[in-house]
Small-subunit ribosomal RNA, central domain from uncultured Bordetella sp., 347 nucleotides, folded computationally. The prediction has a mean pLDDT of 83. The RNAcentral record of the full RNA draws on ENA.

Context: one part of a larger RNA
C1' cells in the first nucleotide's frame, strides 16, 4: 500500500460557506469517449511455465533446442444494455422561487426600568465583624429612615422550554436584519450532495490604544490554623471582569458520535404549525423540533435503537504498539502562544 477501523480502546477538523476535484433523479433520440467482442501488427533477450514436447552430462539439479506466455499498446471492424467529456428535446418525485399564516433569549444599533450591593450627605449614638484574630468604628461605624451618585447584572416568569452553523443568546421598548416551520396552489426544471487549498465566524483567559470601575477578584500583603501550610477558612486588595476599536484562534469548542440522502416495530411526554370531529370537557389525523422508554438489528461490553452506534450509498477528515512528542528544526507573528510536524534512541 492493501485491509480494518474512528461514542467510551489510537482515530470526526470547534463550526459554517465554498472554487478545483469526486459523486449525482427521470424519459426519448443522435453520436460512439469509456466499456464489451473479433481481427491484424507489435510486445528485444534473459527470467517464469512446459503437468509424459525434445537434446546433452549415468540420473537430477544444470545446460540447451523449440513452444507457450508477456494479461500491454496501436490500427481496424462491430455492439449500444450500462457510465458520462458529450450533443439535442422533454418530465417533476430532488433542489429552489412566489403567496398566506406562525413561533422564537437568532444577530446589530439606540433608548429606558425596578430591586440589590457599594459610596456620599443629613438624623441618631457605641459597638460592629469573625470559629478566633488581624482589619473597621467617637475623625461617628453597625442597624435603621430620607435624599443623592455610579457601575454591573437582569429575581419571579423559567421549563430534560425556545432560537442559532457552532461559539453562544434572557428586564422592557423602538428601528434595521438573518434563518426556520406550516398550508394550499402556481412557477423554474436537476439548478443537486460533498469538499483538499481558501475565506468567514469562533467561550474564557490573554495582548494593544482610549475610556470606565459598583460588586467580585488571579497576583501581592496580613490574620488564623498547622509539625510545616508558598493551600483550604477569614480581613483587605492592584490587574482583570464592563465599553469602543484592533489582535489572539485555543477548550472535556462534548452528543467525547463529520455532512447529505434513502430504507427499517411501536409507546409516552413536551414545543411550533395545519386539518377533521365535538356532548365544547376533549378526541383523532398530519407535519417540523426536543426528551424518556423500547422490538428487530448492531456492539467487546456499557449501551445505541426512525434524531441509530441498525441496513445501504456519496464525499471529506482522521487512526495504525507504549515512550521520545504534539517535542526539535524550518515556515507563518505585537507578545504570550498557536498551527504545521519528524527522527535517532528505547521498552
Nucleotide at each position: 500500500c492493501u485491509g480494518g477501523g474512528c461514542g467510551u480502546a489510537a482515530a470526526g477538523c470547534g463550526u459554517g460557506c465554498g472554487c478545483a476535484g469526486g459523486c449525482g433523479g427521470u424519459u426519448c433520440g443522435g453520436a460512439a469517449a469509456g466499456a464489451a467482442a473479433g481481427a491484424u501488427g507489435u510486445g528485444a533477450a534473459a527470467u517464469c511455465c512446459u503437468g509424459g514436447a525434445g537434446a546433452g552430462c549415468u540420473u537430477a539439479a544444470c545446460u540447451u533446442u523449440g513452444g507457450a506466455a508477456c494479461u500491454g499498446c496501436a490500427u481496424u471492424u462491430u455492439u449500444a444494455a450500462c457510465u458520462g467529456g458529450u450533443c439535442g428535446a422533454g418530465c417533476u418525485a430532488g433542489a429552489g422561487u412566489g403567496u398566506g399564516u406562525c413561533a422564537g433569549a437568532g444577530g446589530g444599533a439606540g433608548g429606558u426600568g425596578g430591586a440589590a450591593u457599594u459610596c456620599c450627605g443629613c438624623g441618631g449614638a457605641a459597638g460592629a465583624g469573625u470559629g478566633a484574630a488581624u482589619g473597621c468604628g467617637u475623625a461617628g461605624a453597625u442597624a435603621u429612615g430620607c435624599g443623592g451618585a455610579g457601575g454591573a447584572a437582569c429575581a419571579c416568569c423559567g421549563a430534560u422550554g425556545g432560537c442559532g452553523a457552532a461559539g453562544g443568546c434572557a428586564g422592557c421598548c423602538u428601528c434595521c436584519u438573518g434563518g426556520g416551520a406550516u398550508a394550499a396552489c402556481a412557477c423554474u426544471g436537476a439548478c443537486g450532495c460533498u469538499c483538499a487549498u481558501g475565506c468567514a465566524c469562533g467561550a474564557a483567559a490573554g495582548c494593544g490604544u482610549g475610556g470606565g470601575g459598583a460588586g467580585c477578584a488571579a497576583a501581592c500583603a496580613g490574620a488564623c490554623g498547622u509539625a510545616g501550610a508558598u493551600a483550604c477558612c477569614c480581613c483587605a486588595g492592584a490587574a482583570g471582569u464592563c465599553c469602543a476599536c484592533g489582535c489572539c484562534c485555543u477548550a472535556a469548542a462534548c452528543g467525547a458520535u463529520g455532512u447529505c440522502a434513502a430504507c427499517u416495530a411501536g409507546c409516552u411526554g413536551u414545543u411550533g404549525g395545519g386539518g377533521c370531529c365535538u356532548u365544547c370537557g376533549g378526541g383523532c389525523c398530519u407535519u417540523g423540533g426536543u426528551a424518556g422508554c423500547g422490538c428487530a438489528g448492531c456492539u467487546a461490553a456499557c449501551g445505541c435503537g426512525u434524531g441509530a452506534a441498525g441496513u445501504u450509498g456519496a464525499c471529506c477528515g482522521c487512526c495504525u504498539g507504549g515512550g521520545g512528542a504534539g517535542u526539535a528544526c524550518g515556515g507563518u507573528u505585537c507578545a504570550a502562544g498557536a498551527u504545521u510536524a519528524a527522527a535517532a534512541c528505547u521498552c